[in-house]
RNA sequence: UCUAUAGUAGCUCAGUGGUAGAGCUAUCGGCUGUUAACCGAUCGGUCGUAGAUUCAAGUCCUACCUAUGGGA
Numbered sequence: 001u002c003u004a005u006a007g008u009a010g011c012u013c014a015g016u017g018g019u020a021g022a023g024c025u026a027u028c029g030g031c032u033g034u035u036a037a038c039c040g041a042u043c044g045g046u047c048g049u050a051g052a053u054u055c056a057a058g059u060c061c062u063a064c065c066u067a068u069g070g071g072a
Stems, first nucleotide, its partner, number of pairs: 001071007010024004018055001026042005048064004
């Protein structure tokens, strides 16, 4: 320098242009003599950044940033 992939909740990851989700963690409650386990609920997101397209973008397009792999 070129190229590919990835970036979404504290962590690991889903998400076919039409209401942003799951598991774990955390908090609260139930159960129990107590803890653990189990059950229920809640909290938690400027979807990497900035633009473009569209009635509507996590999703499509462009540039940039970060990480990893490959080539020269």